Context: one part of a larger RNA
RNA sequence: CGCAGGACGAUUGAUGGGACCUGACAUUAGUACGAGAGGAUUAUGUUGGACGUACCGCUGGUGUACCGGUUGUUCCACUCGGAGCAGUGCCGGGUAGCUACGUACGGACGGGAUAAACGCUGAAAGCAUCUAAGCGUGAAGCCCACCCAGAGAUGAAUCGUCCCUAUGACUGUCCUGGUAGACCACCAGGUGAUAGGCCGGAGGUGUACGCCCGUAUAUCUAAAGGGGCUGAGCUGACCGGUACUAAUCGCAGCAUUGG
Numbered sequence: 001c002g003c004a005g006g007a008c009g010a011u012u013g014a015u016g017g018g019a020c021c022u023g024a025c026a027u028u029a030g031u032a033c034g035a036g037a038g039g040a041u042u043a044u045g046u047u048g049g050a051c052g053u054a055c056c057g058c059u060g061g062u063g064u065a066c067c068g069g070u071u072g073u074u075c076c077a078c079u080c081g082g083a084g085c086a087g088u089g090c091c092g093g094g095u096a097g098c099u100a101c102g103u104a105c106g107g108a109c110g111g112g113a114u115a116a117a118c119g120c121u122g123a124a125a126g127c128a129u130c131u132a133a134g135c136g137u138g139a140a141g142c143c144c145a146c147c148c149a150g151a152g153a154u155g156a157a158u159c160g161u162c163c164c165u166a167u168g169a170c171u172g173u174c175c176u177g178g179u180a181g182a183c184c185a186c187c188a189g190g191u192g193a194u195a196g197g198c199c200g201g202a203g204g205u206g207u208a209c210g211c212c213c214g215u216a217u218a219u220c221u222a223a224a225g226g227g228g229c230u231g232a233g234c235u236g237a238c239c240g241g242u243a244c245u246a247a248u249c250g251c252a253g254c255a256u257u258g259g
């Protein structure tokens, strides 16, 4: 832009794509078969491997914006307490998110037409013959079935609801953002819980600062470590609440004339 008004929602399915794997064990049954040794067809069940899809409740990984420990050095005048740098200085953990090594699920069942093959009836050819007419059975394969996309399927389909005649339905620009994302697009919002802040919570770390008590060290003082206030303090992305801040105000597009 089109689908002869616009918007929203729900469908049909032309067509295209994906998937299609397989082992072991048990029962049938030590049965059929076989002198024995051995040892099934079939039917049913259980449990795996690899592969695929989804997800993060569990187990783990990552997590340089979270917490703690610790070395050297510089600085904040000093003690204390901190900050910078040293690969995030190094080390121990770890939220969200993303993930596999984690979890769940899948291949199925069934139908149709067939291949090889096996048949029925049956002539040419008084017999015979699965074939010449006719009719069956029959595969991990083919077409359906399962999953995904799908009306630009211009052959532009179908259904429902709503709206507008300019004081205007609808849309964009702009702004706050993420369930989205290279950009665009999409989605949630623009006076409302969209983002930030603040408050509360979950989860993480592991008992903050400060004050008090108080110990080893020959003794006094001082005092690293230690104890109490204290599962404390701090806390990114998570959950909820709250208009304090920012989504202000505006501008633009759109009328073939359809009911």
Base pairs, nucleotide, nucleotide: 001152005163006162007161008160009159010158011157015149016148017147018146021049022048023047024046025045026044027043033038051106052105053104054103055102059100060099061098062097066093067092068091069090070089071086072085073084074083075082076081110144111143112142117137118136119135120134168254170253171252172251173250174190175189176188177187178186194246195245196244197242198241199240200239201238203235204234205233210229211228212227213226217222
Large-subunit ribosomal RNA, domain VI from a Burkholderiales bacterium, 259 nucleotides, folded computationally. Rfam family: Bacterial large subunit ribosomal RNA. Taxonomically the source falls in Burkholderiales (Bacteria, Pseudomonadati, Pseudomonadota, Betaproteobacteria). Its mean pLDDT, the model's own confidence on a scale to 100, is 83. RNAcentral holds the full RNA, with entries from ENA.